[in-house]
RNA sequence: AGAGUUUGAUCCUGGCUCAGGAUAAACGCUGGCGGCGUGCAUAAUACAUGCAAGUCGAGCGGGAAUGGCAGAUCGUAAGUGAAGCCAUUCUAGCGGCAGACGGCUGAGUAACACGUGGGUGACCUGCCCCGAAGUGGGGAAUAACGGUUCGAAAGAAUCGCUAAUACCGCAUACGAUCGCAGCUUCAUUGUUGCGAUCAAAGCCGCAAGGCGCUUUGGGAGGGGCCUGCGUCCGAUUAGCUAGUUGGUGGGGUAAUGGCCUACCAAGGCGACGAUCGGUAGCUGGUCUUAGAGGAUGAUCAGCCAGACUGGGACUGAGAACGGCCCAGACUCCUACGGGAGGCAGCAGUAAGGAAUUUUCCACAAUGGGCGAAAGCCUGAUGGAGCAACGCCGCGUGGGCGAAGAAGGCCUUCGGGUCGUAAAGCCCUUUUCUAGGGGACGAUAAUGACGGUACCCUAGGAAUAAGCCACGGCUAACUACGUGCCAGCAGCCGCGGUAAUACGUAGGUGGCGAGCGUUGUCCGGAUUUAUUGGGCGUAAAGAGCGCGGAGGUGGUGCCUUAAGUUGGGCGUGAAAUCCCCUGGCUUAACUGGGGGAGGUCGUCCAAUACUGAGGUGCUUGAGGGUGGACGGGGAGAGCGGAAUUCCCGGUGUAGUGGUGAAAUGCGUAGAUAUCGGGAGGAACACCAGUGGCGAAGGCGGCUCUCUAGACCAUUCCUGACACUCAAGCGCGAAAGCGUGGGUAGCGAACGGAAUUAGAUACUCCGGUAGUCCACGCUGUAAACGAUGAACACUAGGUGUAGUGGGUAUCGACCCCCACUGUGCCGCAGCUAACGCAAUAAGUGUUCCGCCUGGGGACUACGGCCGCAAGGUUAAAACUCAAAGGAAUUGACGGGGGCCCGCACAAGCAGCGGAGCGUGUGGUUUAAUUCGACGUAACGCGAAGAACCUUACCGGGGUUUGACAUGUACACGUAAGCGGCGGAAACGUCGCCCUUCGCAAGAACGGGUACACAGGUGCUGCAUGGCUGUCGUCAGCUCGUGCCGUGAGGUGUUGGGUUAAGUCCCGCAACGAGCGCAACCCCUGUCGCUAGUUGAACUCUCUAGCGAUACUGCCGAGGAUAACUUGGAGGAAGGGGGGGAUGAUGUCAAGUCAGCACGGCCCUUACAUCCCGGGCUACACACACGCUACAAUGGACGGUACAGAGGGUCGCCAAGUCGCGAGACGGAGCCAAUCCCACAAAACCGUCCCCAGUUCAGAUUGCAGGCUGCAACCCGCCUGCAUGAAGUCGGAGUUGCUAGUAACCGCAAGUCAGCAUAUUGCGGUGAAUAUGUUCCCGGGCCUUGUACACACCGCCCGUCACGUCAUGAAAGCCGGCAACACCUGAAGUCACUGGGCUAACCCGCAAGGGAGGCAGGUGCCGAAGGUGGGGCUGGUGAUUGGGACGAAGUCGUAACAAGGUAGCCGUACCGGAAGGUGUGGCUG
Repeated sequence: AGAGUUUGAUCCUGGCUCAGGAUAAACGCUGGCGGCGUGCAUAAUACAUGCAAGUCGAGCGGGAAUGGCAGAUCGUAAGUGAAGCCAUUCUAGCGGCAGACGGCUGAGUAACACGUGGGUGACCUGCCCCGAAGUGGGGAAUAACGGUUCGAAAGAAUCGCUAAUACCGCAUACGAUCGCAGCUUCAUUGUUGCGAUCAAAGCCGCAAGGCGCUUUGGGAGGGGCCUGCGUCCGAUUAGCUAGUUGGUGGGGUAAUGGCCUACCAAGGCGACGAUCGGUAGCUGGUCUUAGAGGAUGAUCAGCCAGACUGGGACUGAGAACGGCCCAGACUCCUACGGGAGGCAGCAGUAAGGAAUUUUCCACAAUGGGCGAAAGCCUGAUGGAGCAACGCCGCGUGGGCGAAGAAGGCCUUCGGGUCGUAAAGCCCUUUUCUAGGGGACGAUAAUGACGGUACCCUAGGAAUAAGCCACGGCUAACUACGUGCCAGCAGCCGCGGUAAUACGUAGGUGGCGAGCGUUGUCCGGAUUUAUUGGGCGUAAAGAGCGCGGAGGUGGUGCCUUAAGUUGGGCGUGAAAUCCCCUGGCUUAACUGGGGGAGGUCGUCCAAUACUGAGGUGCUUGAGGGUGGACGGGGAGAGCGGAAUUCCCGGUGUAGUGGUGAAAUGCGUAGAUAUCGGGAGGAACACCAGUGGCGAAGGCGGCUCUCUAGACCAUUCCUGACACUCAAGCGCGAAAGCGUGGGUAGCGAACGGAAUUAGAUACUCCGGUAGUCCACGCUGUAAACGAUGAACACUAGGUGUAGUGGGUAUCGACCCCCACUGUGCCGCAGCUAACGCAAUAAGUGUUCCGCCUGGGGACUACGGCCGCAAGGUUAAAACUCAAAGGAAUUGACGGGGGCCCGCACAAGCAGCGGAGCGUGUGGUUUAAUUCGACGUAACGCGAAGAACCUUACCGGGGUUUGACAUGUACACGUAAGCGGCGGAAACGUCGCCCUUCGCAAGAACGGGUACACAGGUGCUGCAUGGCUGUCGUCAGCUCGUGCCGUGAGGUGUUGGGUUAAGUCCCGCAACGAGCGCAACCCCUGUCGCUAGUUGAACUCUCUAGCGAUACUGCCGAGGAUAACUUGGAGGAAGGGGGGGAUGAUGUCAAGUCAGCACGGCCCUUACAUCCCGGGCUACACACACGCUACAAUGGACGGUACAGAGGGUCGCCAAGUCGCGAGACGGAGCCAAUCCCACAAAACCGUCCCCAGUUCAGAUUGCAGGCUGCAACCCGCCUGCAUGAAGUCGGAGUUGCUAGUAACCGCAAGUCAGCAUAUUGCGGUGAAUAUGUUCCCGGGCCUUGUACACACCGCCCGUCACGUCAUGAAAGCCGGCAACACCUGAAGUCACUGGGCUAACCCGCAAGGGAGGCAGGUGCCGAAGGUGGGGCUGGUGAUUGGGACGAAGUCGUAACAAGGUAGCCGUACCGGAAGGUGUGGCUG
């Protein structure tokens, strides 16, 4: 850093996909060790059990235990040991401090919550530190405890006793607070004076003293509040707000403040996005990236918020996870009366989920709470355990070891590969196992980790390798299996019998204790483009204008310093990141130092540019004056031509319309024609890529009103400008409303045609509408598919308006300038096409718009509209493309040119009949197989009775009917004969080899093994051969040139030719394969030779030559090529015929001619034999034969060929037979003999137009020939029989001269069989004006949505299936508000007749002050009721959409797509669609 994928190929646009990195991950396969990290993302779901916050006896009383002193009592005594006192230990309670930290979680929160920078003259701060002053003297209670009572429990009530560092007065006041007054400050700060008010506690110690306590000042650290800036999405959320905004008084707080309250005012917020809805803890950072950005917010750190849900206060310096009260849900206990609880602490359980650990050890370290301390507590923390979850490190051995074991795999069978890999030999010990020593972490003691890390010794290669991929992208290839199956796949795509793409194996590649997959994020993606994109045709310029906001803005000077620039200071926590350096053996990890990081704050400085303020200028803009212009707009009036209608005249049978017709009109007088009249609509010619207008648009003439650009002048103002979300206005046609009008035209509709149908195109009618007035609608291919403004950048040539110059008598012409409107063209731009001063060039400013195709110019919602509808505008789902321009082809019911028996002109046929042959179909045991438009069908087959033969039935054989090799035993086998049999075959007998001294060899059959064999499959695995386009004139290459490229040029063009044949021209110049020529036959002549012929010149045969070349003349043409006419010549412009078939096309044909890959069969799919079948027969087609007759038939007679064949052959003469043929045997290996008489023709006779003296099918009888054999199933002969058929519908074939047609002859095949085929000669025509049409082909050009290429592509309805979605009577939820009702706890306020220790009065009783219970009120969570809002689910039915295998109907679009298409609109129709109206050219 890129790559794959749209096409036949190309360039571009554009989406999709991949390669990289990351991860709190999960899943699959696999798994040796260690270090460091990380580990419920889901149910802020519910939780069993244990633990996670206590501590202080040096604050206090009491209690318990132990010890001591003491000794009551009892006892004779020993002894016992009460009260009391002391000491030590422990601690339920009172009291103090801490439970506001630490730990967890991310539900809520879009907010001063967080981040960053400020402010606090508006504040608080326990413990700690520094300082000042003090600590005097009293009082009243109450837990514990004891008694009584209630309760299941939790717990509670009552009476009595008692202490304090608990509580309350008094004194004192350095000081503090408050009030008043003065000074000070920008300010409520500070300060001075006066007055009032306000403190305290003790404990330990022998003591010194220590620890406390009270008031106060300061500090440190921590917090509260305020504030600038930053902080997600939605406008299909546009208006929100009543304590709302401000003020005054009051209250409240530590403190400001509508924080609360009363009154007053009516404000406040919002397009710079308020409000509402959705989503979300924020940050340091993390991941990615070249960066800018994008994504993210686990672990660690800072802040915030939460603690079952909701509400509330208390205590306190500070407020509530393991505190309290209330309400609710849930769980548990219960004696049913009541109670208890809150793991989002650490473990752990259940559940959910793809998924996330031990109910571990220790307070040794670090830190925290309490304490004077010892110490206690600490699931914070330090550690261990589990998990490859991540990162990092190490190992699974090292060396030598074969021309290379075995085995696997492949193989062209030679070999290759796994592979020095293994084995084997030598060595090492990280790891492992065993044993021993043994830390740092704690500089005195104290170690959970831990007998751990680490070290030493011994043992032994020992304990340790997998996963994925191998078609391209993308590194890595073979075999087998499978056969559009099974499967793969990230994209393109693989799989239908030879799969490097599926599965397996071998091999290879990659990574490695991991490897793949899946999810997610960034990247690649410049694919949201600030860096860094676009809008003529690919997606994209709003239909056009006006315009307040906003953005931008000419020129000189002065000021300022907001932006901007430089510097200083502050801050931007730590960690992270980068650099340097250190510690663990290294690394990961970690310590230290430096750096980096902001749209930040503040101070100083600079002033070019922008901004702000001031003052000028004239060139931008506007105005004045003069001139001239035009279908610019609105209204009124007028005019002629034409159509239609009405009246009248003339006139008679048609008219009209079409491709052709018909409907229609017309004898009741049409059409036609003449005259008169009525009415509506539109304005011919002029008329023009001419004019005007912002666009839509505007066209007869005149008048009135009105807008505008332009030219000239340089007189005035002095930047007044440009562009414009919102808004306002204008806006073709169609359409709508009301009222008019209606000649023509004309959706709908009716009819006539066309058609398979024709809801169309064509025709005849015809209503809305088209017209007018007023109002609405607001859209078009509203287009230059090109927003507006300004500036700059070669030219040429038209045209419209105006002015100037020149010239003229004058007009014109000519030159120059400005404004408009066209064409061509350079640079430049563009993917190309193209644009090119009227830019799509070069720049500036502003607006609008685009981001793959479909879904969708849609749904829902909003706004507008009378409606039709318009505007704004998604998603699910689905595809891998959709698209632009250009290229080469192919195609067109596009165009041009040209050719061909292609048509036309002719001749003879076919299609009808009978028969032959082939094919289909049917039948059959089998009717073997192949060939299927042309280019299969008398084709393979140049000849099926057996054989052939491949098919069927039956009977046999199994190394085989045939080939080669090896081994073994043998000497047979063959032949002859017998038996069985249909034969094949089986069996028996006879017979019984050669060479060599021998071993052995040859030959032969047998057995066994390799193998043979297969017309079994695949012509879509192939070779070869062939057909066809087509004997058509084409198909290409090298170099050069043009194009980004596919590609073009050459090969196109003008002529010409049978021809890309030749000539000329030309960015081409040459060349190759084709064409032509060279080859063969034939026509003329010559020469040579001669088996044969009666022929010797000659014919013939064979061979060698010659001749023809547009060479000559005329004309045309460009003086060319060439064409045309003529001469001569046997032949004239290729003399006639043949062979010869370019690049390619049709997966054309052939595996059954042959060959061959693969597959299949192997006592059978091989092989042998007999018989049958290929010959069947209702029928259909193809190719033929014979006919239908008189140009004929029959009979008789008489002529004339060529080319072939012949020894297992052709067969003469002669004889016999009516004949087929037979007998016969001469001749001939052939120019000698034979087949072999050619026939039509010609001459003569008969027939006389008929189913015949035509025609010969069919059938009967009798024969002949071939052959082992003519039944199925041959050919021929004779006699007899005598069918259809009287010239053939639609349609269709061949042929242009020795041709068609007619006539016979021969050959191959072959025992026999010819109407077929291939040849041969005989007789011997007609027609071609020509290229409009049919078919095929060539060249150029044009359109294209085709490229499997028109047998293409493709649209819509309908039917079926699947999926997502809209609507819908409703139904069921959720959320946040609102109104009213009820109203817990609790604060506050009021009350407080009940109760009441401290203080005051009083001797006392009692009273007072103060307080408490209780009550009332405001507020108040939850609950209830109600109507709405937003949102989700579901819903009979219904709407369209997407996709799906070959379904149905049509044919709309792409070619002039067969009616040019498309846009808007209206109506209509099964459907595509049709029609009207206006518009566009794409």
A computed fold for a 1482-nucleotide RNA from a sediment metagenome, annotated as small-subunit ribosomal RNA. It matches the Rfam family "Bacterial small subunit ribosomal RNA". Gene Ontology terms of the family: ribosome and structural constituent of ribosome.